[in-house]
């Protein structure tokens, strides 16, 4: 796109068409083939007439008809079951035929004869049907005659010729015909019927045309080779029969033949065509309707009549099935038209009519036709039409949404002014009709003729199913008339709600797991419209079978390799030919259809008339170039001689050596051998080691090569002999003798197989000894087939260049192996040329790239082989081959949406290089073992609120849970609410005192009327109470809807871009490279040239100086004191602003003259001087909705608010972070030094007193460089303990108090006194730390009433060790592999387990189909016929000819028997596949 469709929703009107695609399954019922009296004879009926015996009879008409006989039934109509075929189709042939009705011509149409339906009467049967006698007729039958043609048979002559023959003339002899009928007539005859003439039709013969049919030929016509051989009337001949006809058609006989790889034979499937339906064509599918042909009528079988049939509504016979039956026997055939039942997704009405066209019959009128015309059902298809048109913004209501402004449906409605098409109702009204017939009539013919008939016309009358239909006025009213599919992309069109991997959707990719444009809904939109989806079948798109028009290195594909049959193809010339091939012409190529053009329905589908097309086939005239054939020639392909030369080419027989094992006899002594380390094993019976001498098999170090050779496989110690192929010069023969090569047939690594040998080492199997979680391996010890030889088989390898073979043409450079040639050299050799091989690079130009490139994967040519998603599968069956293994040849069922290639950026790797980091490593201290603190898990609980979970949760959120916090549980209360906004009413806010009650709280009670403005009334602000809705509220979910903040990779050194350039593209390049750096730092180099976020720097801090200012700081100098205390000073310190300093800036050396390293000098400070602050593109759906902000859902007397007690503080147990310790580098006493950075008015809190103390109790100062917290600890100076569970260590427990707080019970912290647990350095693991750092010591700060071993900050003492980068971690370039890409925590095999599907095998068991061999034989035709019957003819008769019935042979259907092939079902079990 298309359809004979179906099915799902709809659904108005008409025009023109279609309509059982399945069961060729079975039919009820009607109807579909008749006609003719002008062919006969009879009956009937009705007129009319005649005779009369008034109910008979006879005659004429005119209607009718059952039978005799003529035509017609073979046509129309139907269906496609066979049919691979001369069945169709196109072109021929028929010189191998026929042909009713019909034209045209010629010639006839004489004479005779016996019957027999009807009918009559009787018989048989239920019926269907028959029998007997008996009359009777013809265009029925049957004899004679007669012959112009026509047939036979011999004979001549001429024409053509494919040499078979044919076709025309002629002589002679023999043969075979007929049938009447109907009109009308003046003459002449009659038996009175008619003869006769005349018309008109019938019949016979022959000729010849039309038409129609027969039979033959070339060509084309589906799949299967897992069908490869077939064939006995078979294939030819001769002779006969046959038939309308050639012919093995068919008998004999003779002979062996005839198809077949150009596909016989055999199985599937099928009507075939014109056309249809796609397609640009080529094609490719198709063969409804119309047209042609063929083939079939219930399955099979046969024949008969006929011009014509082996016969759709005929016989016969077999058989299945249905019917009727009085059981004897009979009837039937819708794949005609309508119906009916069945099948099935699915396919109409038991209508009207011969009006019209077409057919049969007839002379005609006419009959008679389910052909046909026509209606009726079906949106089944195609084609018109219509549901209305303008105008209409308050852009109405309403519905959808919304960022709540709005927006959309939508001019859409409504309104308001038209219009009438189609439908409804009224009235009107055609063509299709042409004829024909009768009746009057004209002009002509035929005729003796003005009868009769024929022609041609004229008047009248006469014929319509469709149907009162098309079509036309007229009424009246917008009134009766719109769906369906779709909306993630392909693909036109989007939202909102509901569902929440659920219902469900899907053509494909895929949607759906709380915000679904993808499911269902609504709105709103797109597309098509009386339809619109859906399925289902064809073609296109597919260059996805390729001819036009692909491909085989790596995607699927070159046979492992040669040799050659058939076959393709084939070098230069010169001639002939014309089969190929061009060119014209002739016929055909149906018609309808498609194209073009006119025309007819209003238009248009539809129809009509013309024309062109039909690429094809035939025949025929012409060309000769190219290609075939044929016949010559030629030398360049190719072969072949003669000369050289290299080879691990092949074979057969010999021959060394070196080395391994064994034997043997020696020296010798305790180990050897093995491995990552062992053990098995070998040795004291004497190994290994080392000489001597021996034996025996296999293999040939070095030379040895990207080196030779061969066809591949392959081939290697040396020498003989046989023997293939290359090649190279130069010229001599032949003369196209050539390339490829289905089939064939040879050879074809290892392994394996058979038989015999042989066996030194190696070594599958096997054993043992290790490895291991196992280890049926990897190692070791041994060890058998078997590696070897002979001769036979196998026939496959990643048999690879993954690259078939041959020729040609197309830049070059480099090596090398083999031959030649030329030049220079004395030579050695160099150097060019050349020719055959063998390797790298390389332009062109191929290629998806990758890569190939004169040895092409370039350009072309000529033959072969192979390819068509992946799996099932090289797998089953079958065939062949094989001794076997198993080879070859080679499917489908069924499953997937993908498998695959090259390349590209990532990540990855028990790959590679370089670097880097407290990563390792060298070290110092700790964690893991005790006790306590804290956090988490778990387990409890009414609850133990949530929340973080590897690094990157776990002294985390939480800088601080007695109550509050609080979000968690009990209980008890409150509903516009503790909280915001509006809105009404009332009061100021506020507050005292009492009652209940655990308390929220509820009641009752005191006081209290302010601010602002105004004279006042009254307003307002704020407040506070009541009421009513809007809405508050929520530590409820969703961190996987989200902002924003944050962790980590990591402060690692990455990340990008623009523009250029390469690339088909993804992409590279730049960034890669040498070098350097902490650093993508920076120098150099390069198809790169810039840039940006990063990196450093610029910020803060600390280290030095200076300058500016000195109080609360400082005090050198003066004074002056218990005291910088007070004077005084600002020069130190310090405070706190400004600046200065450091920048590989100077010297040396290294380096590439670079960058930048190394060392120095200088300087307070040296190479980013120390710390911080700052964290790119990114990743982890990384955390957090309980900090806060948000979309969405959820609650609304509760999930919200109070309150008041519990709970977050539980406790067999697990981890994590710390504290404190196990002591002597320490405890305890006493005594004495020295910071820093901080807080402080709800604060810190001095002196002084009281307490052992914790603390009371004072109250001075201070909003702070002034005053306080505040005694700094180790340290250092003395004393004491003596290595023990202690004068270590402090848990825990008892008393006893302080202090915060409404309250310390669950549940604080401190103090004194007594107790005085565990622990004597800590397993496997494991943490931090590179300098003012680890360690060790105190000090203060946030939170905080109170409550730190947690956290932030602070200073003091104050170190060891880095050789290095092998290794672990974990990061950065850079290459390199990959089947990875939710990227190694990825991806993926095979078994086993379950379940479902398809399939092979199978003792077997059941169906079809077909072959062979018997048996059997119905009708039927042929033959024969000794049995019965028998009218024409012949005979005088008997009798005969002739014929028919019965029998009988042949041949054959159905059927029956045995035995095969084949194919399809199913079968216990059983094999492997798939697919979850």
């Nucleotide at each position: 796109a298309a359809c004979g469709a179906a099915c799902g929703c709809u659904g108005g009107c008409g025009g023109c068409g279609u309509g059982c695609c399945u069961a060729a399954c079975a039919c009820a019922u009607g109807c579909a083939a008749g006609u003719c009296g002008a062919a006969c004879g009879g009956g009937a009926u009705u007129a009319g007439g005649g005779g009369c015996u008034u109910g008979c009879u006879c005659c004429u008409a005119a209607u009718u008809u059952a039978g005799u006989g003529g035509c017609g039934c073979a046509c129309g109509g139907g269906u496609g079951a066979g049919u691979a075929a001369c069945g169709c189709g196109u072109a021929g042939a028929u010189a191998a035929u026929c042909u009713g009705c019909c034209u045209g011509a010629u010639g006839a149409u004489c004479u005779g004869g016996g019957a027999u339906a009807a009918c009559a009467c009787u018989u048989c049967g239920a019926a269907a049907g028959g029998g007997g006698u008996g009359c009777u007729a013809a265009u029925a039958c049957c004899g004679g005659a007669u012959a112009a043609g026509c047939c036979c048979a011999c004979g001549g002559a001429g024409u053509c010729u494919u040499u078979g023959g044919a076709c025309u003339u002629u002589g002679c002899g023999g043969g075979a015909a007929a049938a009447g009928g109907g009109g009308g007539g003046g003459a002449c005859c009659u038996u009175c019927g008619g003869g006769c003439c005349u018309u008109c039709u019938g019949u016979c013969a022959u000729c010849a045309g039309a038409u129609g049919a027969g039979u033959c030929u070339g060509c084309g016509u589906a799949c299967c080779a897992u069908u490869a051989g077939c064939u006995a009337g078979u294939u030819g001949g001769u002779a006969g029969g046959g038939u309308a006809a050639a012919g093995g058609c068919c008998u004999a006989c003779c002979a062996a033949g005839g198809c077949u790889a150009c596909g016989a034979u055999g199985g599937u499937u099928a009507g075939c065509u014109g056309g249809u339906c796609u397609g640009a064509g080529a094609g490719g599918a198709u063969g409804a309707u119309c047209a042609g042909c063929c083939a079939c009528a219930c399955u099979g079988g046969a024949a008969c009549u006929g011009a014509g049939a082996c016969a759709c509504g005929g016989u016969c016979c077999a058989g299945a099935c249905u019917c009727c039956u009085a059981c004897g026997g009979g009837a039937g055939g819708c794949a005609g038209c309508a119906g009916u039942g069945g099948g099935g997704a699915a396919u109409u009405u038991u209508g009207c009519g011969c009006a019209a066209u077409g057919g049969g019959c007839g002379a005609a009128a006419g009959c008679c036709u389910g052909a046909c015309g026509c209606a009726g059902c079906a949106a089944c298809g195609c084609c018109g039409c219509g549901u209305g048109a303008g105008u209409g913004a308050u852009g109405a209501a309403g519905g959808c949404u919304u960022u709540c402004g709005g927006g959309u449906c939508g001019u859409a409605a409504a309104g308001c002014u038209c219009u009438g098409u189609c439908g409804a109702g009224g009235g009107g009204a055609a063509a299709g009709a042409a004829g024909u017939g009768u009746a009057u009539u004209g002009u002509g013919g035929c005729u003796a003729a003005u009868a009769u008939c024929c022609a041609c016309g004229a008047u009248a009358c006469u014929u319509g199913a469709c149907g009162g239909u098309a079509c036309c006025c007229c009424u009246a009213a917008a009134g009766g008339a719109a769906g369906c599919a779709c909306c993630g992309g392909c693909u036109a069109a989007c939202u909102c709600c509901g569902u929440g991997c659920c219902a469900g959707c899907a053509g494909c990719c895929g949607c759906g797991g709380u915000a679904a444009u993808a499911c269902g809904g609504g709105g709103g939109g797109u597309g098509c419209a009386a339809g619109c989806g859906u399925u289902g079948u064809u073609c296109g798109g597919a260059a996805u079978u390729a001819u036009u028009g692909g491909g085989c290195g790596u995607a699927a594909a070159g046979c492992g390799c040669g040799u050659g049959u058939a076959g393709g193809c084939g070098g230069u010339u010169u001639g002939a030919u014309u089969a190929g091939u061009c060119u014209g012409a002739u016929g055909u190529g149906a018609a309808a259809g498609c194209c073009c053009u006119g025309g007819g329905c209003u238009c248009a589908a539809c129809c009509c008339a013309g024309g062109a097309a039909g690429u094809g086939c035939a025949u025929u005239g012409g060309a000769a170039a190219c290609u075939g054939u044929c016949a010559g020639a030629c030398u360049u392909g190719a072969a072949u001689a003669c000369g050289g030369g290299a080879g691990a080419g092949g074979g057969u027989a010999g021959u060394g050596g070196a080395a391994u094992u064994c034997c043997u006899a020696g020296u010798g002594u305790a180990g050897g051998a093995g491995u990552g380390a062992a053990a098995u094993c070998c040795g004291u019976a004497g190994a290994u080691a080392u000489g001597u001498g021996g034996a025996g098999g296999a293999a040939c170090a070095c030379c040895g090569a990207u080196g030779g050779c061969g066809a591949a496989g392959g081939c290697a110690g040396c020498c003989c002999c046989c023997u293939g192929g290359g090649u190279c010069a130069a010229c001599a023969c032949u003369g196209a003798c050539g390339c490829u090569c289905a089939u064939g047939c040879a050879c074809g690594a290892a392994a394996g197989c058979g038989u015999g040998g042989g066996u030194a080492g190696c070594a599958a199997a096997c054993a043992g000894g290790a490895u291991u979680a196992g280890a049926u391996a990897c190692c070791c010890u041994g060890g058998u087939a078997g590696u070897c030889c002979a001769c036979g088989c196998c026939c496959u390898a990643a048999a690879c260049g993954a690259u078939g073979c041959g020729a040609a043409c197309u830049a070059g450079g480099u090596g090398u192996u083999g031959g030649g040639g030329a030049a220079g050299g004395a030579g050695a050799c160099u150097u060019u040329c050349u020719u055959a091989g063998u390797a790298c690079c390389g332009c062109a130009g191929c290629u998806a790239a990758c890569g190939c490139g004169u040895g092409a994967a370039g350009u072309u040519c000529g033959c072969c082989g192979c390819c068509u998603g992946g799996g099932g599968a090289g797998u089953a069956c079958g065939g062949u081959c094989g001794c076997a293994a198993g080879g070859u040849u080679g499917a489908a069922a069924c499953u997937c949406a993908a498998a695959g290639g090259a390349a590209u950026u990532g990540a990855c790797g028990g790959g590679g290089a370089c670097c880097c980091g407290c990563a390792c490593a060298a070290g110092c201290g700790g964690u893991g073992g005790a006790u306590g603190a804290u956090g988490u898990g778990g387990a409890u609980u009414a609850a133990u609120u949530c929340g973080a979970u590897g690094c990157a949760a776990c002294g985390c959120g939480a800088a601080g849970a007695a109550c509050c916090u609080u979000a968690c549980c009990u209980a008890c209360c409150c509903u516009u609410g503790a909280c915001a906004u509006g809105c009404c009413a009332g009061g100021a806010a506020c507050u005292u005192g009492g009652u209940a009650g655990a308390g929220a709280u509820a009641c009752c009670u005191u006081g209290g009327u302010g601010c602002c403005c105004g004279a006042a009334a009254g307003g307002g602000a704020g407040c506070c109470u009541g009421g009513a809705c809007a809405c508050a509220g929520g530590u409820g979910c969703u961190g996987c809807a989200u902002g924003g903040c944050u962790g980590u990779c990591g402060u690692c050194a990455g990340c990008u871009c623009g523009u250029g350039u390469c690339g088909u593209g993804a992409g590279a390049u730049g960034u890669u490279g040498g070098g350097u750096u902490a650093a993508g730092u920076c120098c150099c180099g390069c198809a790169a040239c810039g840039a940006g976020c990063g990196c450093a720097a610029c910020c803060c801090u600390u280290g030095u100086c200076a300058u500016u200012a000195g109080u609360u700081g400082c005090c050198a100098u003066c004074a002056u004191u218990u005291a910088g205390u007070u004077g005084g000073g600002c020069a130190c310190u310090c405070u706190a602003a400004u600046g200065a300093g450091a920048c590989u800036g100077c010297c040396g050396g290294u380096g590439a003259c670079a960058a930048a390293c190394c060392g120095g000098a200088g300087g307070a400070a040296g190479g980013u001087g120390g710390g911080g602050a700052u964290g790119a593109c990114g990743u982890c759906a990384a955390g957090u909705c309980c900090u806060c902000a948000u979309g969405g859902c959820c609650c609304u007397u509760a999930u919200g608010g109070g309150u008041a007690g519990g709970g977050c503080u539980u406790c067999a147990c697990a981890c994590g972070u710390c504290a404190u310790a196990c002591a002597a580098u320490g405890g305890u006493c006493g005594g004495u030094a020295c910071a820093g950075a901080g807080g402080g008015u709800u604060g810190c809190c001095a002196a002084g007193c009281c307490g052992c103390g914790a603390g009371g109790u004072g109250g001075a100062g201070c909003c702070a460089a002034u005053c306080c917290c505040a005694g700094a600890a180790a340290g250092c100076c003395g004393a004491u303990c003596g290595u023990a569970g202690u004068c270590c260590g402090g848990a825990u427990c008892g008393g006893a108090g302080u202090c915060u707080a409404c309250a310390a019970c669950u549940c604080g912290a401190c103090u004194g006194c007594g107790u005085g647990a565990a622990g004597u350095c800590g397993g496997a693991a494991u943490c931090g730390c590179u300098a003012g750092u680890a360690a060790u010591c105190g000090c203060g700060g946030a939170u905080c009433a109170g409550a730190a071993u947690g956290u932030c900050g602070c200073g003091g003492u104050g170190a060891a060790u880095a050789c290095g980068u092998u290794c672990c971690c974990g990061g950065g370039u850079c290459u390199u592999g990959u089947g990875c890409a939710c990227a190694c925590c990825g991806c993926c095999c095979g078994u086993c387990a379950c379940a479902c599907c398809a399939u092979g095998g199978g003792a077997g068991c059941g169906g079809g189909u077909u072959c062979u061999g018997c048996c059997a034989g119905a009708a039927g035709u042929a033959g024969u016929u000794a049995g019965c019957c028998u009218a024409a003819c012949c005979g005088c008769a008997a009798g005969g000819a002739g014929g028919g019935c019965g029998a009988u042979u042949a041949c054959c259907a159905c059927g029956g028997c045995a035995g095969g092939g084949u194919u399809c079902g199913u079968g216990a079990c059983u094999g492997g596949g798939g697919u979850g």